[in-house]
Formats: sequence, C1' cells, structure tokens
RNA sequence: GCGGAUGGCUGGAUGGCUGCGGCGCCCCGUAGCUCUGCGUUCGCGGAUAGCCGGGGGGUCGAGGAAAGUCCGGACUCCAUGAAGUAACGGUGCCGGGUAACGCCCGGCGGGGGCAACCCCAGGGAAAGCGCCACAGAGAACAAACCGCCCUGCAUGUCGGGGUAAGGGUGAAACGGUGGGGUAAGAGCCCACCGCGGGACUGGUAACAGGACCGGCACGGCAAGCCCCACCGGGAGCAACGCCGAAUAGGGACCGUGCGCCGCAAUGGCAGGGGAACUUCGCCCCGAGCGGUCCGGGUUGGCGGCUAGAUCCUGCGGGCAACCGCAGGGCCAGAGGAAUGGUCAUCCAGAGGGGUCCGCCCCUUGGACAAAAUCCGGCUUACAGGCCAUCCGCGCAU
RNA sequence: CGGGCCGUGGCGCAGCCUGGUUAGCGCGUCCGUCUGGGGGGCGGAAGGUCGCGAGUUCGAAUCUCGCCGGCCCGACCA
Repeated sequence: GCGGAUGGCUGGAUGGCUGCGGCGCCCCGUAGCUCUGCGUUCGCGGAUAGCCGGGGGGUCGAGGAAAGUCCGGACUCCAUGAAGUAACGGUGCCGGGUAACGCCCGGCGGGGGCAACCCCAGGGAAAGCGCCACAGAGAACAAACCGCCCUGCAUGUCGGGGUAAGGGUGAAACGGUGGGGUAAGAGCCCACCGCGGGACUGGUAACAGGACCGGCACGGCAAGCCCCACCGGGAGCAACGCCGAAUAGGGACCGUGCGCCGCAAUGGCAGGGGAACUUCGCCCCGAGCGGUCCGGGUUGGCGGCUAGAUCCUGCGGGCAACCGCAGGGCCAGAGGAAUGGUCAUCCAGAGGGGUCCGCCCCUUGGACAAAAUCCGGCUUACAGGCCAUCCGCGCAU
Repeated sequence: CGGGCCGUGGCGCAGCCUGGUUAGCGCGUCCGUCUGGGGGGCGGAAGGUCGCGAGUUCGAAUCUCGCCGGCCCGACCA
C1' cells in the first nucleotide's frame, strides 16, 4: 500500500424568526358553580378567583431500531390456593449469567476458510411404527443383471452351483487400503485406519486420551409419528378500578335447576355450578343463575401512567456475560396522538469550474424511520462518518 | 394499540396435515371446424418465480425459520 475479519461509537452542529405538547409560576378578565349582605313570586349588591377565558415568562419534550409483534417478564383481571395425572404446546451438547427466556457469555463436538475468524434446531435411529420416488439385479432378517470361477452335455444368446474383488444404477449398495490365501473369491487370515465395548487417566461437565477385547454385528430421515429430560393456566392497558350521563333494565335461543330438617336464622344435610380431570380447601346459587345472538343508549371525566430488573461516573470481583459498593442525575407522558417549518453560517459527502497546486468559487445535499402500559432480548431496515484490535499478500528497511 | 386468518396461470378454487417422478379443475384467452355471419357445439393449444429469502432432506407448493403484501375482529353501559 492492497484485500479481509471482529468489536464499539455516531447518525448533523450553532444561532435568528415562527409554531406544537406536558408541568409549575406571574398578570388580567369573569359569578354560571363558591362565600356573603339586603329585601323575598324573585331580584339587587359586595367579596374572592379554584373550575373557565386571555396574555407573559420558565422548564422538559423520540429511537438505535420507537418497527415486526417473534420470544421472555412486570402489572391487572378471570371466585383459584396446594398436590397429582392426562392432553396440548415449546425447548433440547456442557457449564455459567439473568427476574425470566428460545437471549447472552465461556467451553466441547462437527463443518468452512491459507489465516484472523465464521456457521451449526447440536438429545435419542441396538424402544417401536413409518418412509426412502426415479434409476437399478438388488433399498434394509440383503441381493446374482453383466462379469469371474467350477461343472453338466444337447456345445449354446444353454442348464446347475460358487463368488459381492471388478462393471453399471443411485442421494445412499451392508467397512476402507495393502498383503496373504483361493478354482474364483470373501474379515477367510494378518497389519494399519475406521467402527463397537472399554479398565484407567485428565476435566465440575460436555468431552478428550486410552491399555485391552471384539472380525464387523449397527445405512439415512425424528424441521415424520414417537421416546427421554426440562418448562408452560388463560387473556391482555381497548387489561382493570372509580365517578357521571343516557336507554326499551327489552326480546329470542341454549345449559343447569328450584330438595330435606328446622318456628326461624347469616343454621345443618344433600344438590347444582366453576377456568381440563382427580383429591383436599375455597367461592357462588335458593328461583334463579350462567352463556350466545338481536335490539337500545353513550362516544364524558379521573386513576392505572411512568422513579425504574433506571441512567452516568469511579472503584472492586470475574477470561467473559454479568455482579457488588460508593457518589451523582431525573430522562416525553399525549390520549387519534405534540417534538415542526423556514433562513443564515459551519461540518462531512457528491458534481462542475478555476488554479500561483497551498487552495478558492458555484450548485446540490444528510439515511432508516418516529413513542402510545412499561421493561429484558431477538429479528429486520439504515446515506454515510469515526475509533480500536487482529489476519493474509506485496514493497522498503 | 392488541388479536386472528390468507397468499397456487387473467379470475375463482383443489392439492399442503401424510414431501416424490410431468402441480390439477372450472371460467376466460388463442387456433381449427360446423354457419352466409353472430351465438352455441365439437376438437386442440398456450399460459404457473406455487408471495420473497434462507434452512432441513437425496428431493420442498407441502416441513421449519425470517421477511413482504392483503383481509377480518376487538370500546363502554344496561
């Protein structure tokens, strides 16, 4: 210098003018609601300014993804607390982190790359079932199409037997290479590799190494059913709580049902219901209760609502994810939805022109996208710019 | 804001759960024929990135994951 890998930051800046939303403050106006005086069909005054209206000023005001809504929680309700079972759904090497996770970190194993580094839904196929199209002789207790060898006699495009070493098919052909052996062959025998078991050693573990044994028995698919282990109740802030207003407090259908004792009770015994089932517990029902649909009314206010698994800095622990301690900060809370527009200068970028090669002038112009109960992740979109570490090649020393 | 479903020739659908050899059906389009012509009948043909991209598998419209597009539902009271 060129090419590449990984991690992180940023994602226009300043000022003027003019707007928008939230919350305090100040000033002005105003009695319909407030307080009060006088007379009392009802009216006339006074005080004050919380609601209300107007003005001024202060302060705060989008994101790394606010997005997709794909996971995990907080929170709230469903009358629901415990144990067990079944179904359904999810996850899936090991260890750690975390409130939790399908996320993150560190390892292990496999694959790719010269390397830095990257990718992997990565449990079980000797528990069982199923599937493996076409081609091919044969596709899962193997199998004889061609070939090879032996043999028969009718000497051939023949019959019988042996053979998985060779050919061919396929994604996949029942261990591979070499030697011995044989009629030809074959784990038939041997060496190495692979495979299965495995004392023992290292490691928390996944796993790695492995004396020795076995002649090979065990193809693939579980993002097919399934088995094993672990996890999971459902719905979602349009959850939910309170206040106010209005309507026909209506109709149809379905489910379950109105029992006994007692003078009676808020009593007792049975019965029914419930958000899978069973057991225990709990709650509701007494002639009603529950559900679905149709019809009717309203389109109001307050809470939930933003201070939190919170942010910044420093120190300490840990390889890291992360955790602990100390100090400091307050960082949108609107409710169909505010954070905008414009001008000037500057900062990057792009194009053109000039040049005394220092630079100058003109034009253009800054991505993806925007809170809607709130967090932790993942995924996806993103013009560019900056920083750090590392790898390969070339050149120079 | 929350939840559910769908995407296959020009249009409407099947196939997907249980992967397989060339993805079917109806309408429409085109060509030929019957007719003087139209309509209609008969015969034949063309037309498909199975929304897109990855993965699993020998093999994907089908199974899994991630995107894109479209449609539908959900306020409260009594």